Description
Predicted 3D model of a 111-nucleotide RNA (SAM riboswitch aptamer (S box leader)) from a Thermaceae bacterium. Of the family's consensus pairs, 86% are formed in the model. It was read from a public genome assembly, where an Rfam model found it. The prediction has a mean pLDDT of 85.

[in-house]
């Protein structure tokens, strides 16, 4: 960096530093923010991809299913990945509703 596979409408914030951003890029929206924004540090949380324990399918190797009171490895902690953008359905139609690609973010393995 790139390649599979999954998941992406649930959850989960205070305190310091910090000074104008910020929500991934771009283009329209809408939002957040000097009642401090992005960064960084400390604490504290969610959650259950990976590992772990225990259980079950003749099974330590591949599958289900319980445990976070499981000191581990990541991840996350405004809003649906804030919504559209590109296709299909539905509509008289729209900026409107559903379904889909694409992008992308995370986990695992892989080259």
């Nucleotide at each position: 960096c790139u390649c599979u596979u999954a998941u992406c409408c649930a959850g989960a914030g205070c305190g310091g530093u910090g000074g104008a951003g910020g929500g991934a890029a771009c283009c329209g929206g809408c939002c957040c923010u000097g009642u401090g924004a992005a960064g960084c540090c400390g604490c504290g949380g969610c959650a259950a991809c990976c590992g772990g324990u225990g259980g079950g399918g003749a099974a330590g190797u591949c599958c289900c299913c319980a445990c976070g009171u499981c000191c581990g490895g990541u991840g996350c902690c405004a809003a649906c990945g804030c919504c559209g953008g590109c296709c299909c359905g539905c509509g008289g139609g729209a900026u409107g509703c559903g379904g889909g690609a694409g992008c992308g973010a995370u986990a695992a393995g892989g080259g």